[in-house]
RNA sequence: GGGCCAGUAGCUCAAUAGGCAGAGCAGCAGACUUUUAAUCUGCGGGUCGAAGGUUCGAUUCCUUCCUGGCUCA
Numbered sequence: 001g002g003g004c005c006a007g008u009a010g011c012u013c014a015a016u017a018g019g020c021a022g023a024g025c026a027g028c029a030g031a032c033u034u035u036u037a038a039u040c041u042g043c044g045g046g047u048c049g050a051a052g053g054u055u056c057g058a059u060u061c062c063u064u065c066c067u068g069g070c071u072c073a
Base pairs, nucleotide, nucleotide: 001072002071003070004069005068006067007066010025011024012023013022019056027043028042029041030040031039049065050064051063052062053061
């Protein structure tokens, strides 16, 4: 340098033929308990890597770039 894959909550990852962004763990609060742990209930947390384009509408489609991984030379 070429090709491919990934980037979504603090972490690990889903989702979608373009139409309200989710789970588990973690965090916070409450219940229970003599207390802690465990268990149960609830709550908060996201410019969906960046910029542009298409569209009534983009996390999703297109282009360029950035970061990481695999691979070829």